Bacterial RNase P class A from a Candidatus Saccharimonadota bacterium, 351 nucleotides, folded computationally.
The RNAcentral record of the sequence draws on ENA.
It is recorded under the gene name rnpB.
NCBI's taxonomy places the organism under Bacteria, Bacteria candidate phyla, Candidatus Saccharimonadota.

RNA sequence: UUAGAUUGCUAGCUAAUCGCUUGUACAUUUAUGUGCCAGAGGAAAGUCCGGGCAGCAUAGGGAAUGACAGCCGCUAACGGCGGCCGGGGGUGACCCUAGGGAAAGUGCCACAGAAACGAUACUUCCUGGUUUUACCAGGUAAAGGUGAAACGCGCGAGGUAAGAGCUCGUAGUCGCGCAUGGUAACAUGCGAGAGAGGUAAACCCUGUCUGCUGCAAGGAGUGAGCUAAAUACGUUCCCGCGAUGCUCACGUUUGACCCCGCUUGAGCCUGCAAGCAAUUGCAGGCCUAGAUAGAUGAUUAGCGCUUUCGUAAGAAAGACACAAAACCCGGCUUACCGGUAAUCUACCAGU
Numbered sequence: 001u002u003a004g005a006u007u008g009c010u011a012g013c014u015a016a017u018c019g020c021u022u023g024u025a026c027a028u029u030u031a032u033g034u035g036c037c038a039g040a041g042g043a044a045a046g047u048c049c050g051g052g053c054a055g056c057a058u059a060g061g062g063a064a065u066g067a068c069a070g071c072c073g074c075u076a077a078c079g080g081c082g083g084c085c086g087g088g089g090g091u092g093a094c095c096c097u098a099g100g101g102a103a104a105g106u107g108c109c110a111c112a113g114a115a116a117c118g119a120u121a122c123u124u125c126c127u128g129g130u131u132u133u134a135c136c137a138g139g140u141a142a143a144g145g146u147g148a149a150a151c152g153c154g155c156g157a158g159g160u161a162a163g164a165g166c167u168c169g170u171a172g173u174c175g176c177g178c179a180u181g182g183u184a185a186c187a188u189g190c191g192a193g194a195g196a197g198g199u200a201a202a203c204c205c206u207g208u209c210u211g212c213u214g215c216a217a218g219g220a221g222u223g224a225g226c227u228a229a230a231u232a233c234g235u236u237c238c239c240g241c242g243a244u245g246c247u248c249a250c251g252u253u254u255g256a257c258c259c260c261g262c263u264u265g266a267g268c269c270u271g272c273a274a275g276c277a278a279u280u281g282c283a284g285g286c287c288u289a290g291a292u293a294g295a296u297g298a299u300u301a302g303c304g305c306u307u308u309c310g311u312a313a314g315a316a317a318g319a320c321a322c323a324a325a326a327c328c329c330g331g332c333u334u335a336c337c338g339g340u341a342a343u344c345u346a347c348c349a350g351u
Base pairs, nucleotide, nucleotide: 001349002346003345004344005343006342007341008340009339010338012303013302014301015300016299017298018297020039021038023036024035025034026033027032028031041322045333046332048331049330050329051328052327053214054213055212056211060239061238062237063236066209067208068207069206070084071083072082073081074080085099086097087096088095089094100205101204105203106202107199108198109197117152122144123143125139126138127137128136129135130134154170155169156168157167158166173194174193176191177190178189179188180187181186218260219259221250222249223248224247225246226245233242234241267286268285269284270283271282272281273280274279304320305318306317307316308315309314
């Protein structure tokens, strides 16, 4: 070079004109005008998971439901992320992994096949018998055949009528004990054993977490007294808790998506430090949309990009990626035209 692996960044630019929204200054007729500043994303999306915030007991106990499942760490939290272990793939960089329990119980294992976990025997093999070359009885499960899987340790030897973990040797598997290393998962070695089909992305068992509703939440009630202890309500059920009902006093609001919530926040940028990393700490700097039927746009010109034509100069066309806030934040997932950076790998081939 070529072919790849991983992690990022960017997401058309500039100018003019006309518009829209918040804020602010000024003016006035007090809700209008004028000037100025600012004005979408890496996913704003799907609304899948977690948290903040808000209301209902300052959300309490149990059950159910649901989710998750190796170890250690990170975090506000997570079903997320980082590192590692085990398993699998790749020559490699690296990638993938719902990764507790099948020795508690139940279920299921299509077709084929004799037989699908209950036991059994189709073709063989062996023994005996007979009507003697095919049947019957018995033994065996090594070989063949079916199947995704065959009764449950591969191979070799012994053994036997023939055979078989039936016995022995050796290799492997599984759990147990000990030692060493590691925080741990686990790895390595040694010892003594065992023979247990698969399926939990079937029910189930074990462990951990889990109340409901979502900004259309919610923001005006407070105090005193009375009644009931039944029902209803508090968004699955039970327990428990609660006037939530009525009267009086004081107070708020006149109703309109009007105001607050609403954007200063687990915030952003830069540098340094700790850590393999996720992440955290410190210092400095910054304020960077807040609409409410929804503003953030349109036109023109130039440049860029893509496509087509052309030897070239150049010309023409373009629908210029995915898509657009709606309480906020951390993740996950999905969509995406192009451009670009860094690090790393390589069997074969070239320089």
Rfam family: Bacterial RNase P class A. Gene Ontology terms of the family: ribonuclease P activity, dimeric ribonuclease P complex and tRNA processing.